[in-house]
RNA sequence: GGGCUUGUAGCGCAGCUGGUAGCGCAGUUGACUCUUAAUCAAUUGGUCGUGGGUUCGAGCCCCACCAAGCCCACCA
Numbered sequence: 001g002g003g004c005u006u007g008u009a010g011c012g013c014a015g016c017u018g019g020u021a022g023c024g025c026a027g028u029u030g031a032c033u034c035u036u037a038a039u040c041a042a043u044u045g046g047u048c049g050u051g052g053g054u055u056c057g058a059g060c061c062c063c064a065c066c067a068a069g070c071c072c073a074c075c076a
Stems, first nucleotide, its partner, number of pairs: 001072007010025004019056001027043005049065005
């Protein structure tokens, strides 16, 4: 220098054919219990890596960039 993969909640990950995002764990509150744990119920939390573009509408399509990983090439 070239190519590929990944980036979504605090953590691990889903997200179909483009129709304003969900699961588990964790957190908070309550119930239960002498108390804790466990269990049960409710509930909070996201500028979807960044910036643009296309579209009536983008997590999803296009472009550039950033970060992590892998492969190839080059140099000495």
Model confidence (mean pLDDT): 81 of 100. This is a predicted structure of a 76-nucleotide RNA (transfer RNA) from a Candidatus Gastranaerophilales bacterium. It matches the Rfam family "tRNA". It is annotated as a transfer RNA.